Background: Transfer RNA from a Candidatus Berkelbacteria bacterium, 72 nucleotides, folded computationally. The coordinates come from a structure-prediction model, not an experiment, and the mean pLDDT is 80. The source organism's lineage runs through Bacteria, Bacteria candidate phyla and Candidatus Berkelbacteria. Rfam family: tRNA. It is annotated as a transfer RNA.
Parts: sequence; C1' cells; structure tokens
RNA sequence: GGGUCGGUAGUUCAGUGGUAGAACAACGGGCUCUUAACUCGUGUGUCGUGGGUUCGAUCCCCACCCGACCCA
Repeated sequence: GGGUCGGUAGUUCAGUGGUAGAACAACGGGCUCUUAACUCGUGUGUCGUGGGUUCGAUCCCCACCCGACCCA
C1' cells in the first nucleotide's frame, strides 16, 4: 500500500429502512442487627467522525479515524 471483518449503555453483545434493546454491572426501595443472598423498580446512549440517498438511516452509498486478521 491492497483486501476482509468489526466500532451500539460502565462491560459483553443483539438490532438488515419506521419510538434503540437484552444480560451482567450500577443506583433506589423491600427483607436483614449489618453485609451477602433473595426480591421489586430505574436505561444512564451525539449508535466511531463527516457527508450523501430517502418522507424517514444504527441499518443503504462515499470518504476518513480506530482495532483485529490476511496479502504484498
């Protein structure tokens, strides 16, 4: 330098054009002498960045940034 895959909540990951979700973690309540466990509740997010297409983009297109791997 070329190619493939990936970047979404604190973490691990879903989500193939129509209101962004799950688990764990965290926080608040209940229970307990206290903690843990158990139990009820709460989503905390410029969807890597900038453009484009579209009535509408996490999703499609282009460029760029970052990571992994392959080729040279």